[in-house]
RNA sequence: GGCGUUUUGGGCAAUGGAGUUUGCCUUCCCACCUGAAGCUGGGUAAAGCGCGCAAGCUAAUGACUCCUAUCAAAGU
Numbered sequence: 001g002g003c004g005u006u007u008u009g010g011g012c013a014a015u016g017g018a019g020u021u022u023g024c025c026u027u028c029c030c031a032c033c034u035g036a037a038g039c040u041g042g043g044u045a046a047a048g049c050g051c052g053c054a055a056g057c058u059a060a061u062g063a064c065u066c067c068u069a070u071c072a073a074a075g076u
Stems, first nucleotide, its partner, number of pairs: 009026005016067006028043004050057002
């Protein structure tokens, strides 16, 4: 330095937040610092970015629960 495996971290799953869980993605670059790393800052890859020719339509969840916002109906 390269490859593989394991562990861990991070990101994503069409409108907000949190917990649990499932699936998916995970390339690096620069600066500071250092014996080397780490931390920090700025970028970057991947996953991901609903439907319809149009008019227009569904949805705060990938799933469950709770909170917040919005809409409809009924009651007080």